[in-house]
Model confidence (mean pLDDT): 82 of 100.
Predicted 3D model of a 105-nucleotide RNA (c-di-GMP-I riboswitch aptamer) from a Pyrinomonadaceae bacterium.
The sequence was found by an Rfam model in a public genome assembly.
Its Rfam family is "c-di-GMP-I riboswitch aptamer". About the family: GEMM was predicted in a large-scale screen for bacterial structured RNA regulatory elements. Its family is annotated with cyclic-di-GMP binding in the Gene Ontology.

């Protein structure tokens, strides 16, 4: 120096929850508070999950109406759900990059 991570030492961060603020929302910031964390420091690569929008595609149901189909077919609209697209969020979900304290085995 690199790897590694202790019943070591000095420290550090801060989950859930509560309060206030920001945002359509996911969520973020500040204060309190500690579940935990050897990178639970920083960035946001590849994913995962979540949110908003969507003139796209599919679909259960409902409404309305034409054809005349009597099994429900064809067509339009609405709510919900799924897929896709765009834009965000998270990283204390994994992975990747990068910087750093200590020095037992």
């Nucleotide at each position: 120096a690199c790897a590694c991570g202790a019943u070591a030492a000095a420290g550090g961060c801060a989950a859930a929850c509560c309060u206030g603020c920001u945002g359509c929302g996911a969520a973020g910031c500040a204060g309190g508070g500690a579940c935990g964390c050897a990178a639970c420091g920083c960035c946001g690569u590849g994913a995962g999950u979540c949110u908003g929008c969507u003139a796209g595609g599919g679909u259960u149901g409902g409404u309305a109406a034409c054809g005349c189909g009597u099994u429900u077919c064809c067509c339009a609209c609405c709510c919900g759900c799924c897929c896709g697209g765009c834009a965000g969020a998270u990283u204390g979900u994994c992975u990747g990059g990068u910087u750093g304290c200590c020095g037992a085995a």